Predicted 3D model of a 74-nucleotide RNA (transfer RNA) from a Candidatus Saccharimonadota bacterium. Its mean pLDDT, the model's own confidence on a scale to 100, is 81. NCBI's taxonomy places the organism under Bacteria, Bacteria candidate phyla, Candidatus Saccharimonadota.

RNA sequence: GCCCCGGUAGCUCAGUUGGAUAGAGCAGAGGACUUCUAAGCCUAAGGUCGCAGGUUCGAACCCUGCCCGGGGUA
Numbered sequence: 001g002c003c004c005c006g007g008u009a010g011c012u013c014a015g016u017u018g019g020a021u022a023g024a025g026c027a028g029a030g031g032a033c034u035u036c037u038a039a040g041c042c043u044a045a046g047g048u049c050g051c052a053g054g055u056u057c058g059a060a061c062c063c064u065g066c067c068c069g070g071g072g073u074a
Base pairs, nucleotide, nucleotide: 001073002072003071004070005069006068007067010026011025012024013023019057029043030042031041050066051065052064053063054062
């Protein structure tokens, strides 16, 4: 250099064919419970879906370029 896979919440990841208000678990916050703590329970919060363009009525999802990580190849 070329090829393949990946980049979504603080962390680990789902979202597969374009149409939902973008989700789960954990962590953190608040509450209730308890003599206190932990565990378990309840609640809310937390996202430019790597970046920039394009296609489309509509993009996390399709196309192009670039960036980052991993693997393969000479």